[in-house]
RNA sequence: ACGGACAACCGGGUGGCCGCGUGGUGGAUAACAUCAUGAGGAAAGUCCGGACUCCACAAGACGACGGUGCCGGGUAACGCCCGGCCAGGGUAACCUGAGGGAAAGCGCCACAGAAAGCAAACCGCCUUUAUCAGGCAAGGGUGAAAGGGUGAGGUAAGAGCUCACCGCGCCUUCGGUAACGGAGGUGGCAGGGCAAGCCCCACCGGGAGCAAUGCCGAAUAGGGACCGCUGUGUGAAAGCACGGGUAGUCUUUGACCUCGCGGUCCGGGUAGGCAGCACGAGCGCCGCGGUAACGUUGCGCCUAGAUGGAUGGUCAUUGAAGAAGAGAUAAUCUUCCGAACAGAAUCCGGCUUACAGGUUGUCCGUGCCC
Numbered sequence: 001a002c003g004g005a006c007a008a009c010c011g012g013g014u015g016g017c018c019g020c021g022u023g024g025u026g027g028a029u030a031a032c033a034u035c036a037u038g039a040g041g042a043a044a045g046u047c048c049g050g051a052c053u054c055c056a057c058a059a060g061a062c063g064a065c066g067g068u069g070c071c072g073g074g075u076a077a078c079g080c081c082c083g084g085c086c087a088g089g090g091u092a093a094c095c096u097g098a099g100g101g102a103a104a105g106c107g108c109c110a111c112a113g114a115a116a117g118c119a120a121a122c123c124g125c126c127u128u129u130a131u132c133a134g135g136c137a138a139g140g141g142u143g144a145a146a147g148g149g150u151g152a153g154g155u156a157a158g159a160g161c162u163c164a165c166c167g168c169g170c171c172u173u174c175g176g177u178a179a180c181g182g183a184g185g186u187g188g189c190a191g192g193g194c195a196a197g198c199c200c201c202a203c204c205g206g207g208a209g210c211a212a213u214g215c216c217g218a219a220u221a222g223g224g225a226c227c228g229c230u231g232u233g234u235g236a237a238a239g240c241a242c243g244g245g246u247a248g249u250c251u252u253u254g255a256c257c258u259c260g261c262g263g264u265c266c267g268g269g270u271a272g273g274c275a276g277c278a279c280g281a282g283c284g285c286c287g288c289g290g291u292a293a294c295g296u297u298g299c300g301c302c303u304a305g306a307u308g309g310a311u312g313g314u315c316a317u318u319g320a321a322g323a324a325g326a327g328a329u330a331a332u333c334u335u336c337c338g339a340a341c342a343g344a345a346u347c348c349g350g351c352u353u354a355c356a357g358g359u360u361g362u363c364c365g366u367g368c369c370c
Base pairs, nucleotide, nucleotide: 001366002365003364004363005362006361007360008359009358010357012318013317014316015315016314017313018312020038021037022036023035024034025033026032040341044352045351047350048349049348050347051346052209053208054207055206065205066204067203068202069201070084071083072082073081074080085099086097087096088095089094100200101199105198106197107194108193109192122140123139124136125135126134127133148166149165150164151163152162153161167189168187169186170185171184172183173182174181175180213275214274215273216272223266224265225264226263227262228261229260230243231242232241233240234239248256249255250254282301283300284299285298287296288295289294322336323335324334325333326332
């Protein structure tokens, strides 16, 4: 210098004018004035884990269903994060992995192929004069996969039949908390693959969600209680008797019927209001512990809160990148364009997805120079 890997960060700035939400102050609790403050790294998808609230439930155990799944650590918790192991990819930095169990049982293994699992024998090899007999599986062929691999010995031909090395199983030992790795011995090789098929094992999980939930609570309608809508007689009074009043319907001097009108009070619910709801697993800095995730002493800070939902518009200036031209292909100058994805709604920790452009750091490979 070129090419690449990983990580972190920014993601328009300044000013004027006009507006919007929230809070404070003044004002009269009004109008209005003024001051302060007002989106994100993902506020998104609502996928996972929690806080909080209500409901259900003695505890516990077992079962069903769902989830998670190498090992160790972090965390309030997690399917997240960190470190490590193993496998695969890359020259490397580094990246990727639903990564427990296939000797509990069941099931499946398409097509092709003779055969896909108690192995089998299509071509082939050997014995034999030959075969419809016997021995065999080296080689060929099929397939994603064919009952260890390579080489040598051996044999009629062959075969772990025998041997060496590799692989594999088992045992011992060493290192490591562990996953796992190294070494030695031993076994002639048994147990094909699939559990993002059922299943087995271990661990985790009660349900619904801020439109949760609690409090206050009109108007209208409806519910309940009491009183009134009336006089006479009697009685000390309470009351009793008779009469009267009254919405609707009908077969209308009457009958039926949840019984009319007014007032006072009570209770439930609706609209609406308040709380939940902005001080929290909080943020920043320094130090300490830890490889790291993370934990923690001290100091400092307070940082949106709407409820049809504010956080905007416009002008000026500056402006990274881009395009065109001039210049010499340089420096430089001119013109044009003019900022991505998106946007809170109970809160927090993650994951995933979207994102124009830019900055910084560490590392790897190749070439050149010293």
Predicted 3D model of a 370-nucleotide RNA (Bacterial RNase P class A) from a Paracoccaceae bacterium. The sequence was found by an Rfam model in a public genome assembly. Model confidence (mean pLDDT): 75 of 100. It matches the Rfam family "Bacterial RNase P class A". Its family is annotated with ribonuclease P activity, dimeric ribonuclease P complex and tRNA processing in the Gene Ontology.